[in-house]
RNA sequence: UCCGACCAAAGGCAAACCAGCAGCAAUGCUGGGACGCAAAGCCUCCGGUCCCGGCGCCUGGCCGGGAUAGCGGGGUUGCUCGA
Repeated sequence: UCCGACCAAAGGCAAACCAGCAGCAAUGCUGGGACGCAAAGCCUCCGGUCCCGGCGCCUGGCCGGGAUAGCGGGGUUGCUCGA
C1' cells in the first nucleotide's frame, strides 16, 4: 500500500418519536432520545424513491427545480486489528 472485518481495544455516529425553528412540500437544523451502523465521515456523477411546477394522459410518460449520502452504485478521506 492492497485486501478482510473473526477476535479484541479506544472511541464515533444517531433511527423512530417528542419539542422548537425553517420550508408550498419532500425534508433539513437545534435539543432530547437510541433503532441500528465498520465508514450511518464527506461528495448528487449514475440509477431508484419522494416533493414542487409545467407539458401530456388511448391508464404506465416527459421536462425543469428541490430532497434523500441511514435506498443502492461510484468517488474520496479515516481508527484499530490481522482470523
A computed fold for an 83-nucleotide RNA from a Candidatus Tectimicrobiota bacterium, annotated as c-di-GMP-I riboswitch aptamer. It was read from a public genome assembly, where an Rfam model found it. The coordinates come from a structure-prediction model, not an experiment, and the mean pLDDT is 90.